[in-house]
RNA sequence: CCCUUAUCCAGAGUGGGCGAGGGACGGGCCCGAUGACCCCCGGCAACCUACCGGCGGACAGCCGGCAAGGUGCCAACUCCCGCGGAAGGCAUUCCGAGAGAUAAGGG
Numbered sequence: 001c002c003c004u005u006a007u008c009c010a011g012a013g014u015g016g017g018c019g020a021g022g023g024a025c026g027g028g029c030c031c032g033a034u035g036a037c038c039c040c041c042g043g044c045a046a047c048c049u050a051c052c053g054g055c056g057g058a059c060a061g062c063c064g065g066c067a068a069g070g071u072g073c074c075a076a077c078u079c080c081c082g083c084g085g086a087a088g089g090c091a092u093u094c095c096g097a098g099a100g101a102u103a104a105g106g107g
Stems, first nucleotide, its partner, number of pairs: 001107008013041001015040003021031003025082004042074003047070003051065005078099001083096005
């Protein structure tokens, strides 16, 4: 970098540091010197591993728990739209796809 599967309407600080852009891309709309983004600490969650319990012939599998290890995450639904479709007089709403993100497995 590519492929497969699953998930993306919940949750997470009034701390310390730095000092200018940040929210993937395009359009919009926002966040940001009352300090964003990022880093540390702290926290959230429970995808994978470990461990514990139940079912089970089973060291298969399924369910529940835990939070030690590996990741991830901590403005806004993945901030909204982008392509196709449905409803509607419009505004708008809904459904699906694509793109993106994360995990696990594979090349």
A computed fold for a 107-nucleotide RNA from an uncultured bacterium, annotated as SAM riboswitch aptamer (S box leader). The prediction has a mean pLDDT of 88.